Molecule: Lysine riboswitch aptamer
Organism: bovine gut metagenome
Parts: sequence; structure tokens; C1' cells
RNA sequence: UGGUAGAGGCGCGGGGUCUCAGGAGUAACGCGAAGGACGUCCGGAAAGGCGCGCGGGAAAGGGAGCCCUGCCGAAAUCCGUUUUUCUUUUCCGGGGAGAGCGGGUUGGGACGGAGGAGAACAUCUUCCGUACUGUCACAGAAAUGUGGAGCGCUAUCGU
Repeated sequence: UGGUAGAGGCGCGGGGUCUCAGGAGUAACGCGAAGGACGUCCGGAAAGGCGCGCGGGAAAGGGAGCCCUGCCGAAAUCCGUUUUUCUUUUCCGGGGAGAGCGGGUUGGGACGGAGGAGAACAUCUUCCGUACUGUCACAGAAAUGUGGAGCGCUAUCGU
């Protein structure tokens, strides 16, 4: 320096749509009332919808469990850029989601705090902190301590 095979563990990704929470006693829908003004639907303009009572009663996006499957930079995320799409309709602005390309960050999960996403006390995510854990280096007789980062570590075969 190259190939191959591996390890970390509350490990990572994808799928099924089986079970469950939530969405929600919400929306659709039916009957009645109202039909002005006002409020609301991300902001502005125009148009449009909705608002109250009774009845009725979902689903999707987002999740948890289970199962299947591919894996161990697994993968995630941020910034820039191009593009698709959603945000009642059109225009302008803003915001959300997906995909491509370029670059950066993170060994791993857990817990706590703050910020962001989200309908959400679900869940995800960023930063900070805490201990834990795998690995290597250094010190040590050991227990253990300190430090590093996956561009790492272990095994093996080559050059």
C1' cells in the first nucleotide's frame, strides 16, 4: 500500500400493513338553523369554503410492537445547488416533504437539558452534558487511569 474475511449491540437501513396508541368523537355525510357583520383557512390581494344544534362517524401522512429482509459508514444529519410536490384556488412571498449532484460533521446506542420538525406528553433530529460500551495508543505487576477516532480496529493473503 492493495485484496479478502470479520467484530462492536438497547447496533443501522428497507419492506409487510398483522396488532396497537394517537389522529378523533375530528373530517366526510344526513337533518335543522343561519345567510348581515365579524372571525378563520401560513402572510398580502381577489375569489371561494367553513363557523351554530342534533345525528353520524372514518382515513392518510407521522409512530410503537411483531414478522420478513439487506447490512456493520451500517447509516444519519447539515450547508450549497438543481428539480418535483404539498400548503383551498390564482398571483407574490414564506414554510413543509421527496429526488439528483457537490462539500462538511458523527465509533455506537442510552439518559438528561435546550432548540427545530410534528396535531401530539408519540416519534424524529441538531447542539451541549452525563455515565456506559466496542476498539486502538500510552502508563501500570494488576485493578485501573488518560487520550484518540470508523480515513479506525481485528484476522489473513499479497505487493